[in-house]
Context: one part of a larger RNA
RNA sequence: CUGGGCGUAAAGCGCACGUAGGCGGUUUGUCAAGUUAGGCGUGAAAGCCCUGGGCUCAACCCGGGAACUGCGUUUAAGACUGACAAACUAGAGUCCUGGAGAGGGUAGCGGAAUUCCAAGUGUAGAGGUGAAAUUCGUAGAUAUUUGGAAGAACACCGGUGGCGAAGGCGGCUACCUGGACCGGAACUGACGCUGAGGUGCGAAAGCGUGGGGAGCAAACAGGAUUAGAUACCCUGGUAGUCCACGCCGUAAACGAUGAGUGCUAGACGUCGGGAGGCAUGCCUUUCGGUGUCGCAGCUAACGCAUUAAGCACUCCGCCUGGGGAGUACGGCCGCAAGGCUAAAACUC
Numbered sequence: 001c002u003g004g005g006c007g008u009a010a011a012g013c014g015c016a017c018g019u020a021g022g023c024g025g026u027u028u029g030u031c032a033a034g035u036u037a038g039g040c041g042u043g044a045a046a047g048c049c050c051u052g053g054g055c056u057c058a059a060c061c062c063g064g065g066a067a068c069u070g071c072g073u074u075u076a077a078g079a080c081u082g083a084c085a086a087a088c089u090a091g092a093g094u095c096c097u098g099g100a101g102a103g104g105g106u107a108g109c110g111g112a113a114u115u116c117c118a119a120g121u122g123u124a125g126a127g128g129u130g131a132a133a134u135u136c137g138u139a140g141a142u143a144u145u146u147g148g149a150a151g152a153a154c155a156c157c158g159g160u161g162g163c164g165a166a167g168g169c170g171g172c173u174a175c176c177u178g179g180a181c182c183g184g185a186a187c188u189g190a191c192g193c194u195g196a197g198g199u200g201c202g203a204a205a206g207c208g209u210g211g212g213g214a215g216c217a218a219a220c221a222g223g224a225u226u227a228g229a230u231a232c233c234c235u236g237g238u239a240g241u242c243c244a245c246g247c248c249g250u251a252a253a254c255g256a257u258g259a260g261u262g263c264u265a266g267a268c269g270u271c272g273g274g275a276g277g278c279a280u281g282c283c284u285u286u287c288g289g290u291g292u293c294g295c296a297g298c299u300a301a302c303g304c305a306u307u308a309a310g311c312a313c314u315c316c317g318c319c320u321g322g323g324g325a326g327u328a329c330g331g332c333c334g335c336a337a338g339g340c341u342a343a344a345a346c347u348c
Stems, first nucleotide, its partner, number of pairs: 003320004007302002012316001014201004021194003025088007033081002035077008049065006091191001092188003095184002098181001103177007110154001114150008125136002162169002206247006215241002220236004258315006266293013297304002321348003330341004
């Protein structure tokens, strides 16, 4: 490079926005760049291939042909691609109407629980475990009642329910704000898809500065267990977990399944909206989501199956035996931790 692939065998970037590029709806006309056909020129010779001949054969040599898949030029065609012009509305978007939602941000508020503090009642235990002990308690604990303080998280509702591109999002209220969906068909008229680089977002842990600190809890200490126990169990307990701002940029970031479009039996749930029917809480139907089962088809099998892993097209990313190794070196990024890019020797 070609090929074959990427749910689980190696392989889909964590996710989005978007630059270049690639690809791109319907109709008409013009051009003739791509495209197709013919002509002309060129494509040195030798060589390769075919054919004939010369050395006794062969190697070798000589003649002829073919070929040289290409390039240039010219004539023509006008389907397809392209360019230009004009037009269209099925893609895309705008507008209007309506309802749904833990989508995001800021501020405020609420109750239960927990711990602590003060006080009352009250007395000898409490706690914890497989059993114990460390621990707390006659300086009055545990339990219980009243009052107060603090921080964090929001039981029930709650649901293969909803929303979001992903990460993720759950008490209530207000304000600011993003997206999607149904219906109308008024407007624009291909404005689209993908996306190398690039930019942004990105759980947890971790880092910097300043706050905060109830509970939980790496590290650490003690008690047990054990042959040992740097663990599992128990009693404590610091970073951290929380907030603001700034970094980090990773994950089994998973549907282990890139994005977009079209097509290809159904059945049964559920969420949001519309239309119709009536017996007014059901039925029929339709659009959009989310599930279970299942035909054709696919698959090595498992399984997937209108939310495809089926049938096709477009664009991007990635794989190419195991180990060495996601390592070394170099570069870029980072305060650091480290991240990204990414080999080879050697070995099986």
Overview: The prediction has a mean pLDDT of 89. The part of an RNA shown here (small-subunit ribosomal RNA, central domain) has 348 nucleotides and comes from an uncultured prokaryote. Its Rfam family is "Bacterial small subunit ribosomal RNA". Rfam links the family to the GO terms structural constituent of ribosome and ribosome.